Model confidence (mean pLDDT): 76 of 100. This is a predicted structure of a 378-nucleotide RNA (Bacterial RNase P class A) from Holophagaceae bacterium UBA1801. Taxonomically the source falls in Holophagaceae (Bacteria, Pseudomonadati, Acidobacteriota, Holophagales). The model forms 94% of the base pairs in the Rfam consensus. Its Rfam family is "Bacterial RNase P class A". Its family is annotated with dimeric ribonuclease P complex, ribonuclease P activity and tRNA processing in the Gene Ontology.

[in-house]
């Protein structure tokens, strides 16, 4: 140089003018300061925090599941092992158990888990049928024998090569594989070796199921507080006449005292409740509300996640929800060029609601660091 791997960072900037929302100031006008992301997104995992539960065990339920190490904690990170991919940098795995049990296996094979035989191979061995020097030879393949080899199958009872045999076959050998038993190396996952065994124990747990571990519940609309009007409760203090019915509740009846209509008179309704004071929720208001497992700088231990001390530094708190919008000017970037320049002009995903670690999903595009392959060149 092309072509690729991992892996960090940005996510336009500057000024002016008019808004918005929080904090300071100021008597007040008014002035100052600050004002989204890298994922703020899904709401899938994990904790703070706040309530409500709770002796203790134990069923069931949900989820995690190779080993070590990290973290407050995790399904998450680091580092290792196994497997599988890529020539490589690199990547990807729900990666405990199938010699405890129950189930599954379409379609296709002859045969799917307890064995089996269509095509083939043989036909040693009985038997058959011709020959014969009578010893046997030969021929078919009836019974049998085999699983190499074809063929089905996602998968077919270790593989590879010799041996041996009628043909074959771990049936015998040798290497790999595999099981068991002892060493070795490693914290351990596991890796290798040596002996010893011809090999048993098919597949499937992202089928039930077994084994180990862990798990109370709801969630900042958690929860505290302060607290109208209304109607409901408690308590107290005034009133609650009079006639008929009825045992009573309680009707129907008059209209004295009494309320309202502003006050007084008339009058008309009302006529049994009226008044205060305490409690509980509501609306509304405050706090929870952002100092935090915080950000950055360097050292220090560590292969790393990460941890430890040190310096610095304050960085958004809204609530029908602020953060917005215009001009200018520089860069990006696009298009077009007569290469002098010129048009366009920020144009990606998206947008805080209690906070915090993760993960995954989205995304125009810019940069920069290691490394990999082939090819040139020094």
């Nucleotide at each position: 140089u092309u072509c690729g791997u991992g892996g960090a960072u940005c996510a336009g900037g500057a000024u002016g003018c008019c808004g918005c929302u929080g904090c300071c100031u100021u008597c007040g006008c008014g002035g100052g300061c600050a004002g989204a992301g890298g994922a703020a997104a899904g709401u899938c995992c994990g904790g703070a925090c706040u309530c409500c539960g709770c002796a203790g065990g134990g069923c069931a339920g949900u989820g995690a599941g190779c080993c070590a190490g990290g973290c407050a904690a995790c399904g998450c990170c680091u580092g290792g092992g196994c497997g599988g991919g890529g020539u490589g940098a690199c990547c990807c795995g729900a990666c405990g158990g199938a010699a405890a049990g129950u189930g599954c296996a379409a379609c296709a094979g002859a045969a799917a888990g307890c064995a089996a035989a269509c095509c083939g191979c043989c036909g040693a061995u009985g038997g058959c049928u011709u020959c014969u020097u009578c010893g046997g030879a030969a021929g078919a393949u009836c019974a049998g024998g085999c699983a190499a080899g074809g063929g089905u199958g996602a998968a077919a009872u270790g593989g590879u090569g010799g041996g041996g045999u009628a043909a074959g076959a771990g049936c015998c050998c040798a290497c790999c594989g595999c099981c068991g038993u002892u060493g070795u190396g490693g914290c351990a996952a596991c890796a290798g070796a040596a002996c010893g065994g011809g090999c048993a124990u098919g597949g499937u747990a992202a089928a039930c199921c077994c084994c180990u571990c862990a798990c109370g519940g709801a969630g900042c609309a958690a929860g505290a507080c302060c607290a109208a009007a209304u109607a409901g409760g408690c308590u107290g203090g005034c009133g609650u006449g009079c006639u008929u019915c009825g045992c009573a509740a309680g009707a129907a009846g008059u209209g004295a005292g009494g309320a309202u209509c502003g006050g007084c008179c008339c009058g008309a309704u009302c006529g049994a409740g009226c008044c205060a004071g305490c409690g509980g929720g509501u609306a509304g208001g405050u706090c929870g509300c952002u100092u935090g497992a915080g950000g950055c700088c360097a050292g220090c231990a560590g292969u790393g996640a990460u941890g430890c001390g040190g310096g610095u530094c304050c960085c958004a708190g809204a609530g029908g929800a602020a953060u917005g919008g215009c001009a200018u000017c520089c860069u990006c970037c696009u298009c077009c060029u007569u290469c002098g320049g010129g048009a366009g002009c920020a144009g990606a995903c998206a947008g805080a609601a209690u906070c915090c670690g993760g993960c995954u999903u989205a995304c125009c595009g810019a940069u920069c660091c290691a490394c990999c392959a082939c090819g040139g060149c020094c």